[in-house]
The RNA shown here (c-di-GMP-I riboswitch aptamer) has 86 nucleotides and comes from a Clostridia bacterium. The source organism's lineage runs through Bacteria, Bacillati, Bacillota and Clostridia. Its mean pLDDT, the model's own confidence on a scale to 100, is 86.
RNA sequence: CUUUAAUAAAGGCACACCCAUUGAAAAAUGGGGCCGCAAAGCUAUGGGUCUAAGGGUUUUAUUUCUAUGACUGCCAGGCUGCUGAG
Numbered sequence: 001c002u003u004u005a006a007u008a009a010a011g012g013c014a015c016a017c018c019c020a021u022u023g024a025a026a027a028a029u030g031g032g033g034c035c036g037c038a039a040a041g042c043u044a045u046g047g048g049u050c051u052a053a054g055g056g057u058u059u060u061a062u063u064u065c066u067a068u069g070a071c072u073g074c075c076a077g078g079c080u081g082c083u084g085a086g
Base pairs, nucleotide, nucleotide: 002086003085004084005083012037013036017032018031019030020029021028022027035073041079042078043077045076046075047074048071049070050069054066055065056064
């Protein structure tokens, strides 16, 4: 430097759920909690999914369409990193 994740070691993060706050919502942040994760570190770049305030549409019905909003613990790409083995 590169491939890989058997076995270890040092650690890391924190699903669901609960509480508080923000938000129209999806969801996020903080605290608790620990299902799991070799990148479950960062990034909204590609795909996908969620929401629909506002805007359009409408038979006025919780109509229906739409991301500029959100999800990286949905999949991939890009960047960075610990240890072991080759």